[in-house]
RNA sequence: GAUGUUCGCCGGGGGUGCCGGUCUUCGUGGCCGGCUGAGAGAGUCUCCUGGAACCUGAUCCGGUUUGCACCGGCGUAGGGAAGGCGAAGGCAUUGCCCG
Numbered sequence: 001g002a003u004g005u006u007c008g009c010c011g012g013g014g015g016u017g018c019c020g021g022u023c024u025u026c027g028u029g030g031c032c033g034g035c036u037g038a039g040a041g042a043g044u045c046u047c048c049u050g051g052a053a054c055c056u057g058a059u060c061c062g063g064u065u066u067g068c069a070c071c072g073g074c075g076u077a078g079g080g081a082a083g084g085c086g087a088a089g090g091c092a093u094u095g096c097c098c099g
Base pairs, nucleotide, nucleotide: 001094002093003092004091005090006087007086008085009084010083011048012047013046014045017035018034019033020032021031022030023029054079055078056077060073061072062071063070
């Protein structure tokens, strides 16, 4: 010095499952609690091409569990948003110079 991280602003993308109880018009929906997780219409939670945030494959396969994308495979697969600006100078990586 550069890049990233951290923070802020603007713009954009994404997910919302399973189990138990209760109410019930018995269709399901509401409410409460539990499990995993960053996040379960919730918190700017998370991601924006150097993209596993997320979708398709998938009513998939193996394991686990009360159950569930809960864990792993699939996955060097196919898609997927546009990123932009600023601050601090602590941390990380790296280039150059000096010792």
TPP riboswitch aptamer (THI element) from Pseudofulvimonas gallinarii, 99 nucleotides, folded computationally. Rfam family: TPP riboswitch aptamer (THI element). Rfam's curators write: Vitamin B(1) in its active form thiamin pyrophosphate (TPP) is an essential coenzyme that is synthesised by coupling of pyrimidine and thiazole moieties in bacteria. The previously detected thiamin-regulatory element, thi box was extended, resulting in a new, highly conserved RNA secondary structure, the THI element, which is widely distributed in eubacteria and also occurs in some archaea. Its mean pLDDT, the model's own confidence on a scale to 100, is 77. It was read from a public genome assembly, where an Rfam model found it.